RNA sequence: UUCUUAUCAAGAGAAGCAGAGGGACUGGCCCGUCGAAGCUUCAGCAACCAGCCGUUAUCGGUAAGGUGCUAAUUCCAGUAGGUUCAUAGGGACCUUAAAGAUGAGAA
Repeated sequence: UUCUUAUCAAGAGAAGCAGAGGGACUGGCCCGUCGAAGCUUCAGCAACCAGCCGUUAUCGGUAAGGUGCUAAUUCCAGUAGGUUCAUAGGGACCUUAAAGAUGAGAA
RNA backbone atom coordinates (compact mmCIF):
# COMPACT_ATOMS: atom_id res chain seq x y z
C1' U A 1 0.00 0.00 0.00
C1' U A 2 -4.02 -3.55 -1.16
C1' C A 3 -7.82 -7.15 0.40
C1' U A 4 -11.28 -9.24 4.23
C1' U A 5 -13.91 -8.21 8.59
C1' A A 6 -15.95 -5.58 13.16
C1' U A 7 -17.10 -0.85 15.17
C1' C A 8 -18.08 4.56 14.61
C1' A A 9 -25.02 8.94 19.12
C1' A A 10 -21.26 7.03 24.75
C1' G A 11 -16.50 8.22 27.13
C1' A A 12 -11.88 10.90 28.44
C1' G A 13 -6.84 16.97 29.15
C1' A A 14 -3.26 19.39 31.65
C1' A A 15 1.84 21.19 31.49
C1' G A 16 6.48 22.32 28.63
C1' C A 17 8.71 23.47 23.70
C1' A A 18 6.89 25.72 19.35
C1' G A 19 4.52 29.76 16.58
C1' A A 20 -0.20 29.72 12.25
C1' G A 21 -2.74 26.93 11.08
C1' G A 22 -6.51 22.91 12.03
C1' G A 23 -11.33 19.93 11.73
C1' A A 24 -9.17 13.46 5.53
C1' C A 25 -11.38 15.38 0.54
C1' U A 26 -15.38 19.13 -1.79
C1' G A 27 -19.20 22.55 -0.04
C1' G A 28 -20.90 24.43 4.50
C1' C A 29 -20.23 25.42 9.45
C1' C A 30 -16.78 25.71 13.24
C1' C A 31 -11.96 25.72 16.30
C1' G A 32 -7.33 28.83 16.67
C1' U A 33 -2.37 34.81 19.24
C1' C A 34 -7.44 33.95 25.71
C1' G A 35 -2.02 30.09 21.26
C1' A A 36 -3.47 25.91 15.54
C1' A A 37 -0.30 21.81 13.55
C1' G A 38 3.86 19.16 15.35
C1' C A 39 7.13 17.16 19.40
C1' U A 40 7.80 15.79 24.76
C1' U A 41 6.03 14.57 29.73
C1' C A 42 2.30 13.25 32.87
C1' A A 43 -2.82 12.06 33.38
C1' G A 44 -7.35 10.03 31.65
C1' C A 45 -11.10 7.24 28.48
C1' A A 46 -12.30 2.85 26.11
C1' A A 47 -12.00 -2.50 26.02
C1' C A 48 -10.29 -4.14 19.43
C1' C A 49 -6.01 -7.80 20.22
C1' A A 50 -3.09 -10.53 23.98
C1' G A 51 -3.09 -11.95 29.28
C1' C A 52 -5.72 -13.24 33.81
C1' C A 53 -10.52 -14.67 36.56
C1' G A 54 -15.47 -16.73 36.24
C1' U A 55 -18.78 -19.08 32.82
C1' U A 56 -18.96 -21.78 28.48
C1' A A 57 -22.82 -22.14 21.82
C1' U A 58 -20.94 -18.06 24.38
C1' C A 59 -20.97 -14.27 27.61
C1' G A 60 -19.37 -11.39 31.83
C1' G A 61 -15.45 -9.21 34.74
C1' U A 62 -10.40 -7.10 35.14
C1' A A 63 -6.82 -3.22 33.17
C1' A A 64 -0.10 -4.32 34.82
C1' G A 65 0.94 -5.74 28.04
C1' G A 66 0.09 -4.20 22.14
C1' U A 67 -2.65 -0.45 19.60
C1' G A 68 -6.32 3.49 19.60
C1' C A 69 -8.65 7.76 21.40
C1' U A 70 -9.27 12.45 24.85
C1' A A 71 -13.99 20.22 20.61
C1' A A 72 -18.54 19.70 17.98
C1' U A 73 -22.54 12.22 16.06
C1' U A 74 -17.09 10.31 11.48
C1' C A 75 -19.06 18.37 13.29
C1' C A 76 -23.08 18.40 9.08
C1' A A 77 -24.08 17.28 3.90
C1' G A 78 -21.95 14.85 -0.44
C1' U A 79 -24.93 8.24 -3.60
C1' A A 80 -29.77 6.08 -3.93
C1' G A 81 -34.64 5.49 -2.02
C1' G A 82 -38.84 6.69 1.16
C1' U A 83 -42.18 9.96 4.27
C1' U A 84 -43.61 14.89 4.88
C1' C A 85 -43.92 20.48 4.55
C1' A A 86 -43.67 24.16 0.85
C1' U A 87 -46.16 27.97 -5.36
C1' A A 88 -41.34 25.51 -6.36
C1' G A 89 -35.70 28.47 -4.84
C1' G A 90 -36.05 24.55 -1.31
C1' G A 91 -36.71 22.62 3.98
C1' A A 92 -37.39 18.60 7.87
C1' C A 93 -37.08 13.40 9.14
C1' C A 94 -35.86 8.03 8.21
C1' U A 95 -33.11 4.14 5.73
C1' U A 96 -28.91 3.24 2.72
C1' A A 97 -24.36 3.57 -0.55
C1' A A 98 -19.61 5.66 -1.16
C1' A A 99 -15.56 7.86 1.31
C1' G A 100 -12.89 8.12 5.92
C1' A A 101 -11.04 6.60 10.93
C1' U A 102 -9.57 2.64 14.36
C1' G A 103 -8.79 -2.61 15.62
C1' A A 104 -7.90 -7.67 14.06
C1' G A 105 -6.44 -11.04 10.17
C1' A A 106 -4.20 -11.81 5.29
C1' A A 107 -1.11 -10.61 0.79
Predicted 3D model of a 107-nucleotide RNA (SAM riboswitch aptamer (S box leader)) from Sporosarcina highlanderae. It matches the Rfam family "SAM riboswitch aptamer (S box leader)". Its family is annotated with regulation of gene expression in the Gene Ontology. The prediction has a mean pLDDT of 84.